[in-house]
RNA sequence: GCCGUUGUAGCUCAGUUGGUAGAGCAACGCAUUCGUAAUGCGUGGGUCGGAAGUUCAAGUCUUCUCAACGGCACCA
Numbered sequence: 001g002c003c004g005u006u007g008u009a010g011c012u013c014a015g016u017u018g019g020u021a022g023a024g025c026a027a028c029g030c031a032u033u034c035g036u037a038a039u040g041c042g043u044g045g046g047u048c049g050g051a052a053g054u055u056c057a058a059g060u061c062u063u064c065u066c067a068a069c070g071g072c073a074c075c076a
Stems, first nucleotide, its partner, number of pairs: 001072007010025004019056001027043005049065005
């Protein structure tokens, strides 16, 4: 330098054919218990790596860009 994969909540991940973002764990609250743990119920938390474009509508499609990983090439 070229190609590919990945990037979504604090963590691990899902999100199909564009239709307006979810799960588990963690955190917090309540119930239960003499108390703790465990268990049950509930609550908050992300404008999807960044920027632009297409569209009535983009996590999803297009372009540029950043980061991590892998492959190839170069390394007189």